RNA sequence: AAUAGAGGCGCGGGCUUUAUCAGUAGUCCGAUCAACGCGCGGGAGAGCGCGGAUGAAAGGAAAGACCGCCGAAGUUUUUGGGCUUUUCCCGAGGCUCAGGAGCUGGGAUAACGCAGAAGAUGCGUUAUACUGUCGUUUUGGGGGCUUUCCCCGACGGAGUGCUAUU
Numbered sequence: 001a002a003u004a005g006a007g008g009c010g011c012g013g014g015c016u017u018u019a020u021c022a023g024u025a026g027u028c029c030g031a032u033c034a035a036c037g038c039g040c041g042g043g044a045g046a047g048c049g050c051g052g053a054u055g056a057a058a059g060g061a062a063a064g065a066c067c068g069c070c071g072a073a074g075u076u077u078u079u080g081g082g083c084u085u086u087u088c089c090c091g092a093g094g095c096u097c098a099g100g101a102g103c104u105g106g107g108a109u110a111a112c113g114c115a116g117a118a119g120a121u122g123c124g125u126u127a128u129a130c131u132g133u134c135g136u137u138u139u140g141g142g143g144g145c146u147u148u149c150c151c152c153g154a155c156g157g158a159g160u161g162c163u164a165u166u
Base pairs, nucleotide, nucleotide: 001166002165003164004163005162008070010069011068012067013066015064016063017062018061026054027053028052029051030050036041037040073104074103075102076101077100078099079098080097081096082095083094084093085092086091105131106130108128109127110126111125112124113123114122115121133157134156135155136154137153140152141151142150143149
């Protein structure tokens, strides 16, 4: 340098189903008031609110099988592109794609914060123990033993790592 692997409630993707979103948005009807609301409506009654009828969806989530994998992936920042919200433009925001740089080994729990309709969930920071891996410990213990070794414990590091083969 190349190839192949390991960690485990391991990571991600689309598909199907389900709950929630929500009796919400919207639509129609009715009564009251009275003049705006915005891409076209409006004294032939706008708009807000009220009563009735009807009534979603997206995002996020769970499960199932499948697919791709072990910086899997997530996130912060930045560059460029596309779409979109605001009446047009600027500006600001949202989503998505492709790069650069940084952080995080992994999952769990808790606190705080952000997002979210949400007591679901996701993300970030911190803390706690757990777990895998490597290093140190022969002056922690045990086994083995010519020496190199193995197991348990303790301490410490980070995936740009670790193991095996060539």
Annotation
This is a predicted structure of a 166-nucleotide RNA (Lysine riboswitch aptamer) from uncultured Ruminococcus sp. The prediction has a mean pLDDT of 78. Of the family's consensus pairs, 98% are formed in the model.